[in-house]
RNA sequence: UCAGAUAAAGAGCAAACCCGGUGAAAGCCGGGGACGCAAAGCCACCGGUCUACAGGGAAAUCCCAUGACAGCGGGGCUGCCGGA
Repeated sequence: UCAGAUAAAGAGCAAACCCGGUGAAAGCCGGGGACGCAAAGCCACCGGUCUACAGGGAAAUCCCAUGACAGCGGGGCUGCCGGA
């Protein structure tokens, strides 16, 4: 430098669920807890999914992202370890 197919070691993260907070909701944050994860680190760029306060609509169980999900897939950026 390349690669992450294989080995070791040390670390790291934390699903469901429970408690508290926050939010209209989806969700997010803190604590507990571990199903899993080699990018389960970061970014909503593409597809997808969730929500629908405000707004639209005569109305609907309707529409709508400006709100979310990176632990749904793709893409981008960064990165521990050491074998070859």
A computed fold for an 84-nucleotide RNA from a Gammaproteobacteria bacterium, annotated as c-di-GMP-I riboswitch aptamer. Rfam family: c-di-GMP-I riboswitch aptamer. About the family: GEMM was predicted in a large-scale screen for bacterial structured RNA regulatory elements.